[in-house]
Context: one part of a larger RNA
RNA sequence: CGUUGCAAACUUGAGAGGAGUCAACUUUAGUACGAGAGGAUUAGGUUGGACUGACCCCUGGUGAUCCUGUUGCGCUGCUAAGCGCAUCGCAGGGUAGCUACGUCGGGCAGGGAUAACAGCUGAAAGCAUCUAAGCAGGAAGCCCCCCUCGAGAUCAGGUUUGCUAGUCUUGUACGAGAGACCCCUGGGAGACUACCAGGUUGAUAGGCCGCGAGUGUAAGGACUGAGAAGUCUUCAGCUGAGCGGUACUAACGGUCGAAGG
Numbered sequence: 001c002g003u004u005g006c007a008a009a010c011u012u013g014a015g016a017g018g019a020g021u022c023a024a025c026u027u028u029a030g031u032a033c034g035a036g037a038g039g040a041u042u043a044g045g046u047u048g049g050a051c052u053g054a055c056c057c058c059u060g061g062u063g064a065u066c067c068u069g070u071u072g073c074g075c076u077g078c079u080a081a082g083c084g085c086a087u088c089g090c091a092g093g094g095u096a097g098c099u100a101c102g103u104c105g106g107g108c109a110g111g112g113a114u115a116a117c118a119g120c121u122g123a124a125a126g127c128a129u130c131u132a133a134g135c136a137g138g139a140a141g142c143c144c145c146c147c148u149c150g151a152g153a154u155c156a157g158g159u160u161u162g163c164u165a166g167u168c169u170u171g172u173a174c175g176a177g178a179g180a181c182c183c184c185u186g187g188g189a190g191a192c193u194a195c196c197a198g199g200u201u202g203a204u205a206g207g208c209c210g211c212g213a214g215u216g217u218a219a220g221g222a223c224u225g226a227g228a229a230g231u232c233u234u235c236a237g238c239u240g241a242g243c244g245g246u247a248c249u250a251a252c253g254g255u256c257g258a259a260g261g
Stems, first nucleotide, its partner, number of pairs: 001152001005163007015149004021049007033038001051106005059100004066093005071086006110144003117137001119135002166174002168171001179256004183199005204250003207246005213239003220233005
C1' cells in the first nucleotide's frame, strides 16, 4: 500500500514443512518342519539403541567477584581491621539463569486408493481364462489421521464485538472519537526489528522491608592460655540474578485515527 468505512479479537484451511526408525529378550514353542543337527511362519508382551521435542523437580556442570580460607609484595603512620596487584593470585563451596551427563514425552492405533501378486463370477472363443462388463483382497510405499507455519490464498475468505458526538462564519473548516503509535519503565521476548508486561485510576524497573537461598559462626568486647590460639556474645556477619510486599525514585511529554454514510 492492497484486501472497498475505521478498528480489536477469534478463526476456516488453499498450500508448505516435519515426523515415519532399528534391535534384543520373552510367550506361542524346543511346537510346526526335520533321521538328526538344528529350528520357525504367525500372534501377543517387555526392554533398549540411535534420532527428536520440551523442561530444570532430582543428579551433575558452569556460575569473571556471592561467601570463605590462604601465599608474596605494596598501601591506609603502627597493632588490629581492611584495600590493591599477582591468570578471577591460588584454593574450597555456590543462588538465579544457561545447560547434559539429568528428567519427562514421541514415532501408537485407524481409515481410503493402490503396486507386484493372489482371487470370485465371467464372455468374446458352447471349453478355458483374475478382465473385456462386474466384485472383493493386497505393502515400511501414496493420500488422510499426528505436529508446526499458513488469507498478499490479489479467488486477499468467515465470525464476534466496538466506533464514525457535534458546531458554525458551510470550509473536504473547527472539533469529538473506537483504537493505535511515537516516547518512557522493563521482560521468563530479543542480533536489529518484532513479541509480551506496564506507564500514577500504576507494582513496570530500581531502592527499601520480609522470606528463601549461598557461605559458614563477622567486627568489637569479655574470659582462658607463656604463646600460637581457643571459648562466649553468635546457626553469627555478609550476600548478583529468586519469591512476596511497599509509591521512596523513575514511567515525562506528544501524535495519528473512519462513509461527514
Overview: Large-subunit ribosomal RNA, domain VI from a Phycisphaerales bacterium, 261 nucleotides, folded computationally. Its mean pLDDT, the model's own confidence on a scale to 100, is 87. The source organism's lineage runs through Bacteria, Pseudomonadati, Planctomycetota, Phycisphaerae and Phycisphaerales. It matches the Rfam family "Bacterial large subunit ribosomal RNA". A reference for the family is Yusupov et al. (2001), "Crystal structure of the ribosome at 5.5 A resolution", Science.